Notes:
Predicted 3D model of a 350-nucleotide part of an RNA (small-subunit ribosomal RNA, central domain) from an uncultured bacterium. The RNAcentral record of the full RNA draws on Greengenes.

Context: one part of a larger RNA
């Protein structure tokens, strides 16, 4: 240097932006690194190969010959790759017109319901379970009525629905702001694709400081169950859950499927935006691009399933795997307040 592989057997980084690198459309001139071809020089010897001879053979050993797939020069090819120039418009990317969405951020607001608080009616039980019991209640509770306070999440719409790279995101309004689809022309001219490192994002739950604290609730404490009950079930109930500011950097972070391109039979739902037919108009139909779903040619697949949103047929560039258990651990690094993370083994042993 090669090999086979990554839905579920080991194996796709949680996700993106991009250095380097690596590959990169469409004509033409140029050039002759790379690639081809011819020469010349080199490419010791001895091994290998091979003819022949020499020890009686053969191992050995001698003479010649091939070979030594390589370098170096110089001399031509110039197709296909690179260089250098020159055009081009499909790749990509801008402008313009529309458009749909719980995308982000930040302020503002709204109403239901829980709980406290005060107040009114009003009286003896409430509350809980399988059944109780802790627990609340005559110092007046449950239950009702009205009054207030407070935090926290947003029933109905809601959808097999919609956005976002991924995490994720739902009451209403306002400002601020990303990014997609679509539709008719223009505009730039390869501006592309992937991406070691880096660098941002990144659920819960955890930590740091201040703050909130209504419900729920680890830990606790109590009640019950049980042979025990450090649980499941019940009555409290702290941290936490919330906000700001920062830290952690994980996951069954999952479609267990990396990113982009091209190419492949077809039915059907559905969400966007255009268009055609009709119509006063719209909604129904048909059509196209896009995006999510079912079933399902061929093909792949160990199977199961996958199938134009591929796990099919191709190309490119990136991770990662290499029997099981030690062990995602030790140790050392590096990052972290820590709590851990992240790179990662060996003897051993089956």
């Nucleotide at each position: 240097c090669u090999g086979g592989g990554c839905g579920u057997a080991a194996a796709g980084c949680g996700g993106g932006u991009g250095u380097a690198g690596g590959c990169g459309g469409u004509u033409c001139c140029u050039u002759a690194a790379g690639u081809c071809a011819g020469a010349u020089g080199u490419g010791a010897a001895a091994u290998c190969c091979u003819a022949c001879g020499g020890c009686u053979c053969a191992a050995c050993c001698g003479u010649g010959g091939a070979a030594c797939u390589g370098c170096a020069u110089c001399u031509g090819a110039u197709a296909c790759u690179g260089g250098g120039g020159a055009a081009c418009u499909u790749g990509a990317g801008g402008a313009c017109g529309g458009u749909a969405g719980a995308g982000g951020u930040c302020g503002g607001u709204g109403g239901a319901a829980u709980u406290c608080c005060c107040g009114g009616u009003g009286u003896a039980c409430c509350g809980g379970u399988g059944a109780a019991a802790u627990g609340g209640g005559c110092a007046g509770a449950u239950a009702u009525c009205g009054g207030g306070a407070g935090g926290a999440a947003c029933a109905c719409c809601a959808g097999u629905g919609g956005c976002g790279a991924a995490g994720g995101c739902g009451g209403c309004c306002g400002a601020c702001u990303g990014g997609g689809c679509c539709g008719a022309u223009c505009c730039u001219g390869a501006c592309g694709c992937u991406g070691a490192g880096a660098c941002c994002c990144g659920a819960a739950a955890g930590c740091c400081a201040g703050g909130g604290u209504a419900g729920c609730g680890a830990a606790c404490c109590g009640g019950a169950u049980u042979a025990g009950a450090u649980a499941c079930c019940c009555u409290g109930g702290u941290a936490g859950u919330c906000c700001u500011a920062g830290c952690u950097g994980u996951a069954a972070a999952c479609g267990g499927u990396g990113c982009u391109c091209a190419c492949u039979u077809g039915c059907u739902g559905u969400a966007g935006a255009c268009g055609g037919a009709a119509u006063c108009g719209a909604c129904c139909c048909c059509g196209u691009c896009u995006g999510u779903g079912g079933c399902g040619a061929a093909g792949c697949u160990a199977a199961c399933g996958c199938g134009u949103u591929a796990a099919g047929u191709g190309a490119g560039c990136c991770g990662c795997c290499u029997g099981g258990g030690g062990a995602g651990u030790a140790c050392g690094g590096u990052c972290g307040c820590a709590a851990g993370a992240u790179u990662a083994a060996a003897a051993c042993u089956c």
The coordinates come from a structure-prediction model, not an experiment, and the mean pLDDT is 88.